[in-house]
Description:
Predicted 3D model of a 107-nucleotide RNA (SAM riboswitch aptamer (S box leader)) from Pedobacter hartonius. The model forms 94% of the base pairs in the Rfam consensus. The sequence was found by an Rfam model in a public genome assembly.
Parts: sequence; C1' cells; structure tokens
RNA sequence: GACUUAUCCAGAAAGACUGAGGGAAAGGCCCUGUGAAGUCUUGGCAACCUAUACAACCUGAAGGUAAAAGGUGCUAAUUCCUUUCCAUAUGAUGGAGAAGAUAAGUU
Repeated sequence: GACUUAUCCAGAAAGACUGAGGGAAAGGCCCUGUGAAGUCUUGGCAACCUAUACAACCUGAAGGUAAAAGGUGCUAAUUCCUUUCCAUAUGAUGGAGAAGAUAAGUU
C1' cells in the first nucleotide's frame, strides 16, 4: 500500500514556537492575525486491541459488566451538508450505497 470486519447524530483543554491557511476531493457553508495548519509539553475524551477483575460457557461461534495500566486514536460544526440510487409531495424528508476517518486481523 491492498483486502476483510466493526463503528462513526455522544464526548473532550491550556501553554510555547511559528506565521496563513484549514475543514479528505468537488460544490456549498463555516473556522481563522481575538492566530489557520504544523511541532513540542501538560491535560482531557473514548473504550478498538492487549493485560486485569466479575459474569456466562458441553464444543464452536457470538456476546455482558467494571476499571483505565499499556498500544493506537481523538480533542469546531452529525463524517459540517450534498454528490449515486430508491421511496416520496419534482423541493423538503427518510432509507440504502459510494467515498472518507479510526481500530483489529490478513497479506
């Protein structure tokens, strides 16, 4: 890098350096010198994996509760909205996809 599976309407700060962009792409709409993005430090959020405790268990598979040490991740707006298809009241709205992000496994 690719593939598979799961989740994505919740949640979560401050300081230093730096100096103009950022929100994946396109179109919107937003954030931003009252400091973007990035780097560092200290916090915090969450519970995907591992270790632990409880519970369950004929085998196999799936699955529960607690805690938060470790590995990731995250810390504006529903993944900010839409893109494709279906239903519908030609808009709205709802559903299913595509794409994306994160985790785990395989390669």